[in-house]
RNA sequence: AGAGUUUGAUCCUGGCUCAGGACGAACGCUGGCGGCAUGCCUCAUACAUGCAAGUCGAACGCCCCGCAAGGGGAGUGGCGUAAGGGUGAGUAACGCGUAGGAAUCUGCCUUAGACUGGGGGAUAACCUGGGGAAACCCGGGCUAAUACCGCAUAUUGCCGAGAGGUGAAAGAUUUAUCGGUCUAAGAUGAGCCUGCGUAUGAUUAGCUAGUUGGUAGGGUAAUGGCCUACCAAGGCUACGAUCAUUAGCUGGUCUGAGAGGAUGAUCAGCCACAAUGGAACUGAGACACGGUCCAUACUUCUACGGAAGGCAGCAGUAGGGAAUUUUGCGCAAUGAGCGAAAGCUUGACGCAGCAAUGCCGCGUGUAGGAAGAAGCAUCUUGGUGUGUAAACUACUGUCGGCGGGGAAAAACAAAAUGAUUGUACCCGCAGAGGAAGCAUCGGCUAACUACGUGCCAGCAGCCGCGGUAAGACGUAGGAUGCAAGCGUUGUCCGGAUUUAUUGGGCGUAAAGAGUUCGUAGGCGGUUAUUUAAGUCUAAUGUGAAAUCGUAGGGCUCAACCCUAUUCCCGCAUUGGAUACUGGAUAACUAGAGCAAGGUAGGGGUCAGAAGAAUUCCUGGUGUAGCGGUGAAAUGCGUAGAUAUCAGGAGGAACACCGGUGGCGAAAGCGUCUGACUGGGCCUUUGCUGACGCUGAGGAACGAGAGCUAGGGGAGCAAAAGGGAUUAGAUACCCCUGUAGUCCUAGCCGUAAACGAUGGAUACUAGUUGUCGCAGGUAUCGACCCCCGCGGUGACGAAGCUAACGCAAUAAGUAUCCCGCCUGGGAAGUACGUUCGCAAGAAUGAAACUCAAAGGAAUUGACGGGGACCCGCACAAGCGGUGGAACAUGUGGUUUAAUUCGAUGCAACGCGAAGAACCUUACCUGGCCUUGACAUGUCAAGAACCCUGUAGAGAUAUAGGGGUGCCUUCGGGAGCUUGAACACAGAUGCUGCAUGGCUGUCGUCAGCUCGUGUCGUGAGAUGUUUGGUUAAGUCCAGCAACGAGCGCAACCCUUGUAGUUAGUUGCCACCUAUACUUCGGUAUGGAGCACUCUGACUAGACUGCCUCGGUUAACGGGGAGGAAGGUGGGGACGACGUCAAGUCAUCAUGGCUCUUACGGCCAGGGCUACACACGUGUUACAAUGGGUGCUACAACGGGCUGCAACACUGCAAAGUGAAGCGAAUCCCUUAAAAGCACUCUCAGUUCGGAUCGUAGGCUGCAACUCGCCUGCGUGAAGUUGGAAUCGCUAGUAAAUGCGGAUCAGCAUGCCGCAUUGAAUACGUUCCCGGGUCUUGUACACACCGCCCGUCACACCAUGGGAGCUGGUAACGCCCAAAGUCGGUAUCUUAACCGUAAGGAGAGAGCCGCCUAAGGCAGUGCUGGUGACUGGGGUGAAGUCGUAACAAGGUAGCCGUACCGGAAGGUGCGGCUG
Repeated sequence: AGAGUUUGAUCCUGGCUCAGGACGAACGCUGGCGGCAUGCCUCAUACAUGCAAGUCGAACGCCCCGCAAGGGGAGUGGCGUAAGGGUGAGUAACGCGUAGGAAUCUGCCUUAGACUGGGGGAUAACCUGGGGAAACCCGGGCUAAUACCGCAUAUUGCCGAGAGGUGAAAGAUUUAUCGGUCUAAGAUGAGCCUGCGUAUGAUUAGCUAGUUGGUAGGGUAAUGGCCUACCAAGGCUACGAUCAUUAGCUGGUCUGAGAGGAUGAUCAGCCACAAUGGAACUGAGACACGGUCCAUACUUCUACGGAAGGCAGCAGUAGGGAAUUUUGCGCAAUGAGCGAAAGCUUGACGCAGCAAUGCCGCGUGUAGGAAGAAGCAUCUUGGUGUGUAAACUACUGUCGGCGGGGAAAAACAAAAUGAUUGUACCCGCAGAGGAAGCAUCGGCUAACUACGUGCCAGCAGCCGCGGUAAGACGUAGGAUGCAAGCGUUGUCCGGAUUUAUUGGGCGUAAAGAGUUCGUAGGCGGUUAUUUAAGUCUAAUGUGAAAUCGUAGGGCUCAACCCUAUUCCCGCAUUGGAUACUGGAUAACUAGAGCAAGGUAGGGGUCAGAAGAAUUCCUGGUGUAGCGGUGAAAUGCGUAGAUAUCAGGAGGAACACCGGUGGCGAAAGCGUCUGACUGGGCCUUUGCUGACGCUGAGGAACGAGAGCUAGGGGAGCAAAAGGGAUUAGAUACCCCUGUAGUCCUAGCCGUAAACGAUGGAUACUAGUUGUCGCAGGUAUCGACCCCCGCGGUGACGAAGCUAACGCAAUAAGUAUCCCGCCUGGGAAGUACGUUCGCAAGAAUGAAACUCAAAGGAAUUGACGGGGACCCGCACAAGCGGUGGAACAUGUGGUUUAAUUCGAUGCAACGCGAAGAACCUUACCUGGCCUUGACAUGUCAAGAACCCUGUAGAGAUAUAGGGGUGCCUUCGGGAGCUUGAACACAGAUGCUGCAUGGCUGUCGUCAGCUCGUGUCGUGAGAUGUUUGGUUAAGUCCAGCAACGAGCGCAACCCUUGUAGUUAGUUGCCACCUAUACUUCGGUAUGGAGCACUCUGACUAGACUGCCUCGGUUAACGGGGAGGAAGGUGGGGACGACGUCAAGUCAUCAUGGCUCUUACGGCCAGGGCUACACACGUGUUACAAUGGGUGCUACAACGGGCUGCAACACUGCAAAGUGAAGCGAAUCCCUUAAAAGCACUCUCAGUUCGGAUCGUAGGCUGCAACUCGCCUGCGUGAAGUUGGAAUCGCUAGUAAAUGCGGAUCAGCAUGCCGCAUUGAAUACGUUCCCGGGUCUUGUACACACCGCCCGUCACACCAUGGGAGCUGGUAACGCCCAAAGUCGGUAUCUUAACCGUAAGGAGAGAGCCGCCUAAGGCAGUGCUGGUGACUGGGGUGAAGUCGUAACAAGGUAGCCGUACCGGAAGGUGCGGCUG
């Protein structure tokens, strides 16, 4: 310090999540030791038991023990019990914090002064009587005090102006102290008051009657409405009163760079509380945790009459809970109470115990030890990992164990005194012996493999893993991290600049109020004087200690502790400074305003007027249609429409001008005239003298729709009706049509009310248009030109911006003020409140749910967007298919099986270049199990050949023949058979695990890279643009320059020529021989001219001319040439797409089978057949059929072969047989064609299916199931519906020939030649493709995305007749205890009085106040509730298709109506 996650990728916005630290923690697994800390966060729930506050005999009497000394006991009395300890319920408060203040008290303590004289009356204990179960109580009698009460005294005190009045005391023991009283002062502690600070909510806006103040009185230690009476009517509040909810506050603690945020355990300060509520008493101090009284609830005892109790003290128990310890030891230390002291008491405290709860420290060994054991894991079978790890060798001895020694903490103080404790520590001994786990390993995030599982089981903090090869699940091995712990969960801070003071934003991401005026508030021009509030500075006081920081020291170190210092950023007081801000005073004119003179304008309100058009009415002319649409229909019209002419009525709106022109705050404003009226701008002087800006609340205005009442109503037109369209059409289109639209008066208050941009002021390059005014120049004048101010536009520099863009009219640079935002959805919804007649508007959540939602730009893809171009794509032609029969393939059906694959183009005469057996993978049946085949081991045998028998055969069995080759004599090689085991085998599955091969877009012209440049970036540029081309072909231009894969060329073939070579090819010329119909033919010699063969060359390059074109590329025409602009054809297929095809060519991972899913054999099937489709063949005839005769090819093939020739057969073919392993021989007569004859338009002399019969050939075998021949038979079919295919020249069409496969079998396939056309105006349209551009909510990319109703399940939530809790205040009733006041019924030791009696006191009674309780209504808040509303989430449900492209009717906003639903339509608005 950052990281992951929205996208195909990018930048931004924005949320979610993670890494860090912390904890009074809990849970899971694990667990050696020590030190120091910490330990009911939940029920302020209830508590058994024990202990937690006593002490003093030197205040007092009595009783007991004791000879005494002394000790013990209950009581009176004193002090203490208001401290210490616990808890955080309440409290939003002077409670706390901090700084101050004045009207107070203060036991014990300290200091000072004074005093301590003299009396009195009681009472507990005790004795006695009595009541009660008990607790306890009552009567009588005795007695003491430092208990109680007068009197005296009074330095000073208190009251009082003063005079004067008034107020004390206690003794004890002993010879020195301790006490006692008063007063003053101090210290300590406490009470009271004030400034400031101290939580949320406005969906809590008004609150308050002792309330605010005064006077008088009461009360208190003391001020005060603290209380009472009277008087006044105040007091608080938007700087948040009141109300509601929550909460003890602080020093501090955690976190953070800090500012902050969160928190308030342990320690410390303050407050509050003590079962709940109320109350006072005593006292220096309490309204009192271990005191009192009362009420209530609960618990206990009871003899039922009454009593007792309060762990939020320490332990402990129950309960609650995820969860928190021992009913321990000791007063030795520190402190507290009492005491003169010894001392006693002390669950404060000191210690121990329990708990890894935390922090800190230590250990679980150390060194050596293999090219590296075993095991385990993996494996490419070579190895690799665990791993120097272990074993083994040599050492050490911390902790723990055993034995011995043994502190400090103890100071007072000489002795004695230690809970902890025989602890810390020291010495010795033995022995590696007793001591390692947990989590993680896809990315973030350090660490990887195997097996299992198979969207299952499961994981998960986020993204996300898992559907048969999971580094993400589970296990194992290994690795990584931390370590006596490790993980998980929870909470807080951080990261998060994600509430932004430091330190954010608002054109399009969330966010500028529809507009203006204006209150409070905030901010505010120039100069001077003054003040010193803000501000700055110095000093002083305070800011407790602890904590934190720094330094040093002590426990072996550390944690921990001690000492010193810093700090505590604050507050207050006093002094000083005066630039700035504020206050006061005086002035100024640049802001603002007023006056004057001009000026433009659809600014506003009211009244009046004009013309064009629509519609309606009347009349005329006139006749059959009009109207409407994509096309129609509804509708109107022979009762006379539409059209046309004339006249009339009525309402609404104002063409042209008209314009990014004008005016207005916005909404908005458009014929003309008048009246009234607001604002702006320009110019010039004069005046006022900061009068200003903004503006929470508030007020006014505010399109359209809508509402109320009354008018009006021509046109238009929600709703509604009808016609079309459609699957439907509650729509789009058409015909009608009502509210409404218009006016008057009132309401509503919203819009995409938009520049999606609040207002004001200042500053910051330019260029150019336009409106208004002024000045200059010019002119006769207007214009033009220059310039200033104000408005309104376009571009653009700097700058800004995520980008798009903005750019003096800022989204730039700054200041001031206001409004608003903080992930998406739920939702602008619910509830509450305000407004409204209503519709509704304003304000405005939460539960729940998701990991995104979003902005801008990029590349693609797509569009029922646009532009350009190409292709047998269309068009123009020729011939077909689709109809028939047959062949063949497929689907389907059938079957024991009809093996499998291929399925739009790109499957279907495809794999298959040839299924009778074989092939063959399928079915039935019969057989085999190391196997038909491979390698290895062992044994036997040569191998091998022949003949029987059984059987369908596989196979089983019998017999015979045969004894080989090499040798170093050991044996070896090859072959066969047998045995057992490793293994073989599989056309079994997965082409979605793969290689290889192939198809397709497409022979389409594209696909990329390097460097540079531009951009934050994805990317762009290049590759776009203008021409041109078959072409990203070339040229020109250009921030690009080059290059690669493609194109083209190089290769093969064909077309021309030359050279060379002539055998098996050729025969023109020459020659010989034979034959001859005299034309010639055949053969030999000679020859290589020609044809031909095949090798090497030449040739074509827009090279030449002309025209066009940019002096280009290139194109048009021409010459020459065998060939002309790629001459024709072929091979050749860029980056990629389709999870395209193939596991059945082959190879191959994984899975599966193993007496079978392997292997052998026979027979059957792949050839089935109501049907459908594809591809073909033959035809339908006369451009033809038949018969006869006569021509002209090329490519190829041939020894298991081609076969001449001869003979036989009608023929298929057969028999014999020359030649030829081929330029020699054979296949091999090419057929269409030509010449004759015949047929004469018919189901025929067309057509040949089908069937019968007789033969031939191949083959072991033609039944299922081959081909051919002869004879006979002679089906459909007379040119083919919708639709659809091929082809642009040696092409289509027609004609035959050859070959592969192959024993045989071709209408298929691959080739060959022969004959040989027609047409192309052209690119509007269909299909496919390419380039550029545009929109996009698509990126699995339109076979995309996506909206709403309905149905089902689940979840949270609103309403709801009600039901039921909690809480708060008010009213009334009743009223305990108690203080206070009153009263004089009763009682009464001290004082007064001789006495009677009095004073005083107590009890009683009365009154006020009042807790609890009761009654009645109310507010707030929770739970539940039949039913009901919408919302969210769910696997592949239903209906449509609203949105995204012109989304097929552009979309959206407000409003109104309507409709199953998305939605449709009307009105106005926006461009997103």

The prediction has a mean pLDDT of 85. Predicted 3D model of a 1472-nucleotide RNA (small-subunit ribosomal RNA) from a Candidatus Caenarcanales bacterium. The source organism's lineage runs through Bacteria, Bacillati, Candidatus Melainabacteria, Vampirovibriophyceae and Candidatus Caenarcanales.